[in-house]
Context: one part of a larger RNA
RNA sequence: ACGAACGCUGGCGGCGUGCCUAACACAUGCAAGUCGAGCGAGAGUCUUCGGACUCGAGCGGCGAACGGGUGAGUAACACGUAGGAAAUCUGCCGUAAAGACUGGGAUACCAGACCGAAAGGUGGGCUAGUACCGGAUAUGAAUUCGAGAGGCAUCUCUUGAAUUUGAAAGCUGCGUUUGCAGCACUAUACGAUGAUCCUGCGGCGCAUUAGUUAGUUGGUGAGAUAACAGCCCACCAAGACGAGGAUGCGUAGCCGACCUGAGAGGGUGAUCGGCCACAAUGGAACUGAGACACGGUCCAUACUCCUACGGGAGGCAGCAGUAAGGAGUUUUCGGCAAUGGGGGAAACCCUGACCGAGCAAUACCGCGUGAGUGAUGAAGGUCUUCGGAUCGUAAAACUCUGUUGUAAGGGAAGAAUGAUAAGAAUAGGAAAUGAUUUUUAUUUGACCGUACCUUACGAGGAAGCCACGGCUAACUACGUGCCAGCAGCCGCGGUAAUACGUAGGUGGCAAGCGUUAUCC
Numbered sequence: 001a002c003g004a005a006c007g008c009u010g011g012c013g014g015c016g017u018g019c020c021u022a023a024c025a026c027a028u029g030c031a032a033g034u035c036g037a038g039c040g041a042g043a044g045u046c047u048u049c050g051g052a053c054u055c056g057a058g059c060g061g062c063g064a065a066c067g068g069g070u071g072a073g074u075a076a077c078a079c080g081u082a083g084g085a086a087a088u089c090u091g092c093c094g095u096a097a098a099g100a101c102u103g104g105g106a107u108a109c110c111a112g113a114c115c116g117a118a119a120g121g122u123g124g125g126c127u128a129g130u131a132c133c134g135g136a137u138a139u140g141a142a143u144u145c146g147a148g149a150g151g152c153a154u155c156u157c158u159u160g161a162a163u164u165u166g167a168a169a170g171c172u173g174c175g176u177u178u179g180c181a182g183c184a185c186u187a188u189a190c191g192a193u194g195a196u197c198c199u200g201c202g203g204c205g206c207a208u209u210a211g212u213u214a215g216u217u218g219g220u221g222a223g224a225u226a227a228c229a230g231c232c233c234a235c236c237a238a239g240a241c242g243a244g245g246a247u248g249c250g251u252a253g254c255c256g257a258c259c260u261g262a263g264a265g266g267g268u269g270a271u272c273g274g275c276c277a278c279a280a281u282g283g284a285a286c287u288g289a290g291a292c293a294c295g296g297u298c299c300a301u302a303c304u305c306c307u308a309c310g311g312g313a314g315g316c317a318g319c320a321g322u323a324a325g326g327a328g329u330u331u332u333c334g335g336c337a338a339u340g341g342g343g344g345a346a347a348c349c350c351u352g353a354c355c356g357a358g359c360a361a362u363a364c365c366g367c368g369u370g371a372g373u374g375a376u377g378a379a380g381g382u383c384u385u386c387g388g389a390u391c392g393u394a395a396a397a398c399u400c401u402g403u404u405g406u407a408a409g410g411g412a413a414g415a416a417u418g419a420u421a422a423g424a425a426u427a428g429g430a431a432a433u434g435a436u437u438u439u440u441a442u443u444u445g446a447c448c449g450u451a452c453c454u455u456a457c458g459a460g461g462a463a464g465c466c467a468c469g470g471c472u473a474a475c476u477a478c479g480u481g482c483c484a485g486c487a488g489c490c491g492c493g494g495u496a497a498u499a500c501g502u503a504g505g506u507g508g509c510a511a512g513c514g515u516u517a518u519c520c
Stems, first nucleotide, its partner, number of pairs: 001518001004516005011367004016362001017360002019325001025322002028320003033062003038059002042055005069278003079202007088195002093191004098186002101135004110125001113122003140165011170183005204250003211241003216238006223231001253275004257268004280301005303314004331357001333356003339353001340351004370400004380391004404461001405457006418443009464509005469490003475504005485492002
């Protein structure tokens, strides 16, 4: 010093932390949805019978690749640091400028038929779209060719020609006369963000591991990829690494940091932050801007469960919780009020992220357990040379205080921004609506009747643990008699033990104190 544990003890508050072991197995609930202002059905409520509102399986869009967990694997460009990509991609977001023309065929849902115990499935019929598929257009982009400029070899930039290549025709509001505004859409350039690849250097042990390697090392060509590359393949050559430690084996997530130390160094990698890897075990791809995807798909294996025995379902290293293991580690809590995230035009919905509460002296910090006066040095305990000494101003008693506590009352405190309504300004527009900025009002709190404040009460409810031979602060009596026992080291104990046990006293720390484990 500690993510600690054990023994004894235990008043309060604040702020952190809390399965280090079995990456063992998991009952139950929740942890990723949202949009009706994309689409067509359906259902419900109200109705002035005009309609309005709500719910909503399915198609569709976006999200689900974030957030959260764990450290099994990994000695590696995994990480750290410094660079490179003239070898790259990037949804949403920002800026710029261009566009949004014209057609088509299906399908889920649904109704009906059939199979199945179930999970689910089959074929025929009907229908919509921001679903899907054609055609036109080309500011541009891609490929090829020509010219000019520049560079780092492949190349980069400017310019001319040829070929190829896209759309949601959407939704809402306002006005209705072509329209205006917002959101969404298409192609492009730049940016931002995120991601990918490459390289130098750096950080474990064993040489009682000395040789290793055949896609291995390089070349040519083809393929794959966003992209370079033996990344993959065909052919050709025989190379490549290694005592400056290859290869093998063991161990291990890495770092910012944390602990210690005057520093150099040594040790660690909990919480918090960055990166990586993994999601029962092993493998694979699909979708997508992004995954080879914890709460997606498929296959195999082990295990658990259902079954009508034909076949199916599952994956807490998410939050709680259970069992097991263990010296050892918490509630099957409240809320989306705040911060952040997803969806939506918004209201809003979702959010075990998060904010809070609960449990644990588990760590740190703070406070309290009273203060002043008080000698007859009371009683009592202990010791005694029997005179006394000591506990000791300690107590009692008197005078106070009220931190804290208990009770009552106040406190709708702060956390507050946002949203809605009304008004103003700016750009655009014929106007209106809408957009951006801003002013005023209203409304929203899980924690919580919490913090805090006031009043009343009354010293009342709140101290232990370890040590006392030396190291090391602190001594006497009795008991025991190499016994019982103590002990970190030296060592104590065999009849006067300051070292064992008890008592009184003393010392140290204090809501803690000791012991044990580990690191310096």
Predicted 3D model of a 520-nucleotide part of an RNA (small-subunit ribosomal RNA, 5' domain) from an uncultured Erysipelotrichaceae bacterium.
It matches the Rfam family "Bacterial small subunit ribosomal RNA".
RNAcentral holds the full RNA, with entries from ENA and SILVA.
Model confidence (mean pLDDT): 81 of 100.